[in-house]
RNA sequence: CUCAUCAAGAGGGGCAGAGGGAACGGCCCGUUGAAGCCCCGGCAACCACCGCGUGAGUCUCGUUGCGAGGCCGCCCGCGACAGGUGCCAAGUCCGUCCCGCACCUGGGCAGGUGCGGGAAAGAUGAG
Numbered sequence: 001c002u003c004a005u006c007a008a009g010a011g012g013g014g015c016a017g018a019g020g021g022a023a024c025g026g027c028c029c030g031u032u033g034a035a036g037c038c039c040c041g042g043c044a045a046c047c048a049c050c051g052c053g054u055g056a057g058u059c060u061c062g063u064u065g066c067g068a069g070g071c072c073g074c075c076c077g078c079g080a081c082a083g084g085u086g087c088c089a090a091g092u093c094c095g096u097c098c099c100g101c102a103c104c105u106g107g108g109c110a111g112g113u114g115c116g117g118g119a120a121a122g123a124u125g126a127g
Stems, first nucleotide, its partner, number of pairs: 001127006011040005019029003023096004041088003046084002050079004055075001057071006092121001097118009
């Protein structure tokens, strides 16, 4: 940099001792013990490995469009597993930028609240 996913799921112990939830704002978590390190456990199934195929693809034969048979390394789908990662408060905790709808304030420009959609940013995996 590219692609995919992000509303589900899963925590105990030891050491340690004040922070943590990416940034900012909010709102939370934390001395009934934060971050960090270690041990054990769990969740999930991105990648690897394995199996299957009504797909796609490809090969052979016949052939007018097409049909029959084989393969399936790669693609796609399904299943199984748990080796490499990841994860185990709150939707990625919520918002931030743009658009739409409803309502409220206001003479209007405009502002606010709620809901929905899309971005941006971030996280994880694969390349």

This is a predicted structure of a 127-nucleotide RNA (SAM riboswitch aptamer (S box leader)) from a soil metagenome. It matches the Rfam family "SAM riboswitch aptamer (S box leader)". About the family: The SAM riboswitch is found upstream of a number of genes which code for proteins involved in methionine or cysteine biosynthesis in Gram-positive bacteria. RNAcentral holds the sequence, with entries from MGnify. Of the family's consensus pairs, 94% are formed in the model.